[in-house]
Context: one part of a larger RNA
RNA sequence: AGACGGGGACUCACACAAGCGGUGGAUCACGUGGCUUAAUUCGACAGUAAGCGAGGAACCUUACCAAGGCUUGAAACUCUAAUGCAAUCCUUCCGAAAGGAAGGCCCUCCGCAAGGACAUUAGAGCAGGUGCUGCAUGGUUGUCGUCAGCAGGUGGCUUGAGUUGCUCCCUUAAAUGGGGUAACCUGCGCAACCCUUGCCCUAUGUCUUAAAUGUCAUGGGGGACUGCCUAGGACAACUAGGAGGAAGGUGAGGAUGACGCCAAAUCAGCAUGGCCCUUUGAUGCCUUGGGCUGCACACGUGAUACAAUGAAAAUGACAAAGGGGUGCGAAAAGGUAACUUGGAGCAAAUCCCAACAAACAUUUUCUCAAUUCGGAUUGAGGUCUGCAACCCGACCUCAUGAAGUCGGAAUCGCUAGUAACCGUAGAUCAGCCAUGCUACGGUGAAUGUGUCCCUGGGUC
Numbered sequence: 001a002g003a004c005g006g007g008g009a010c011u012c013a014c015a016c017a018a019g020c021g022g023u024g025g026a027u028c029a030c031g032u033g034g035c036u037u038a039a040u041u042c043g044a045c046a047g048u049a050a051g052c053g054a055g056g057a058a059c060c061u062u063a064c065c066a067a068g069g070c071u072u073g074a075a076a077c078u079c080u081a082a083u084g085c086a087a088u089c090c091u092u093c094c095g096a097a098a099g100g101a102a103g104g105c106c107c108u109c110c111g112c113a114a115g116g117a118c119a120u121u122a123g124a125g126c127a128g129g130u131g132c133u134g135c136a137u138g139g140u141u142g143u144c145g146u147c148a149g150c151a152g153g154u155g156g157c158u159u160g161a162g163u164u165g166c167u168c169c170c171u172u173a174a175a176u177g178g179g180g181u182a183a184c185c186u187g188c189g190c191a192a193c194c195c196u197u198g199c200c201c202u203a204u205g206u207c208u209u210a211a212a213u214g215u216c217a218u219g220g221g222g223g224a225c226u227g228c229c230u231a232g233g234a235c236a237a238c239u240a241g242g243a244g245g246a247a248g249g250u251g252a253g254g255a256u257g258a259c260g261c262c263a264a265a266u267c268a269g270c271a272u273g274g275c276c277c278u279u280u281g282a283u284g285c286c287u288u289g290g291g292c293u294g295c296a297c298a299c300g301u302g303a304u305a306c307a308a309u310g311a312a313a314a315u316g317a318c319a320a321a322g323g324g325g326u327g328c329g330a331a332a333a334g335g336u337a338a339c340u341u342g343g344a345g346c347a348a349a350u351c352c353c354a355a356c357a358a359a360c361a362u363u364u365u366c367u368c369a370a371u372u373c374g375g376a377u378u379g380a381g382g383u384c385u386g387c388a389a390c391c392c393g394a395c396c397u398c399a400u401g402a403a404g405u406c407g408g409a410a411u412c413g414c415u416a417g418u419a420a421c422c423g424u425a426g427a428u429c430a431g432c433c434a435u436g437c438u439a440c441g442g443u444g445a446a447u448g449u450g451u452c453c454c455u456g457g458g459u460c
Base pairs, nucleotide, nucleotide: 008460009459010458011457012456013455015451016450019414020413021412022411023410026304027303028302029301030300031299032298033297034295035294042053043052064290065289066288067287068286069285070284073126077125078124079123080122081121082120083119084118089104090103091102092101093100094099108117109116110115128277129276131275132274133273137271138270139266140265141264142262144260149188150187151186152185153184154183155164156163157162168179169178170177194254195253196252197251199222200221201220202219203218204217205216207214225248228242229241230240231239232238306407310366311365312364313363314362315361316360322353323352324351327346328345332341333340334339373404378399379398380397381396382395383394384393420443421442422441423440424439425438426437
């Protein structure tokens, strides 16, 4: 000088309190540990690992295992020699395929030529490695934390390390601002500038309207600044209230993450130093099959429930945002259905996905029961994708109908269009194990205005 303290003062935060809904109990899904295994590839482990890398493991992916094969190699560059029957392609045999063996077709292109291009074979340099080291590294990322801090110049103080500035008072979300002051300035952060959204004006209009238009779309502009009033305050900064206003004191949300900490994470995204393997049994490459899905158990994250604020049936209503060419696929028809036939229209404000979005409203049934709750599990029959659904896909129909009657200790999220409840779309993607993730809208609360305590942060 820091860090730490079951030292002190002040202060902030869904940190607690006040509320609402959950987790922990049940079943299932996914991930992880463990166990098992020929292999169950690898990484991630308090917070800051565990629906994480993975925004799609049947083959492929795939890195793992078994077996079969190749060795200048699957792909790349250079050189030497030979071949020019070009390369390619086709056929037969062995084979699970890869691969191997044999045969056939073909007599290449540029150039007058030398030669070159291209290819094969042999050889030489070499390739290749998801092999090790994230404690050799770059780059990127998490975290404290969107917390208000971090640092420098000159000057002052000090023998010096250092200190001051950045302490103090008031204030702020803020090292935000004001005052004071041996300090005065400055930089990185804060704020603003950027995007979305809420109000108004205006221009345009492939959509909409019969038309004028339009709450819509795409641009441009305005608007909010403590600007005005009152009170408090030090006549300051500012605070509290009010007016006007669509919006009021950062309007709301996003992007934006200072100096640094954890030898934090990643050599498997990529790059890269060093080390190691490279030959006839490779840590390289190809292929078939298996595995990554294995199950006494434990943990994490979710989905569905345990019902009457409900379940079922019928009828009726209201969105937003997305995607579509090897694509979205309408009408019509068939099928209980999944789906099939069909092929209109659409490179889409025009057509389609798409349905009437669901929760909701009205009516009816059920009447408190392991039930008309709940849907696991299992049997049978089908549909679709795809070379291929046994290991190991999704969906449909019929049957079956388990646990579960609100969950111990403990623990999580959330302060407003939020929580909670409800459905919709997208990425990945042939299909899908999506209940995940990322977006979108619909309905729409309760509580607090405090800081004793718990947790974490900041200043002294």